[in-house]
RNA sequence: GUAUGACAAAGGCACACUCGUCGAAAGGCGGGGUCGCAAAGCCACCGAUCUAAGGGUUCGAACCAGGACGGUUCGAUCUAUGACCGCGGGGCCGCCGAC
Repeated sequence: GUAUGACAAAGGCACACUCGUCGAAAGGCGGGGUCGCAAAGCCACCGAUCUAAGGGUUCGAACCAGGACGGUUCGAUCUAUGACCGCGGGGCCGCCGAC
């Protein structure tokens, strides 16, 4: 230095839940809290997963007009530009020193 992770040592982070806050939501941030984590440090590059404001298409319902095209609202459905690093892969940095 690399690999590696012990009934080591010193520490670190903080699931769920909860309070406040931002957000359409997913979720984020801060306080409390500790399920766990040898990278549960950082990065959204790839995949997976989550959400659907906005947009699309079609279907259903209601209303308007009514010759037709159509319009509005609600629901369904599709869609990240949104989210997620404590889902996996990848990249970068990193404490200690048993085997």
Predicted 3D model of a 99-nucleotide RNA (c-di-GMP-I riboswitch aptamer) from a Pseudomonadota bacterium. It matches the Rfam family "c-di-GMP-I riboswitch aptamer". Gene Ontology term of the family: cyclic-di-GMP binding. Lineage of the source: Bacteria > Pseudomonadati > Pseudomonadota. Model confidence (mean pLDDT): 84 of 100.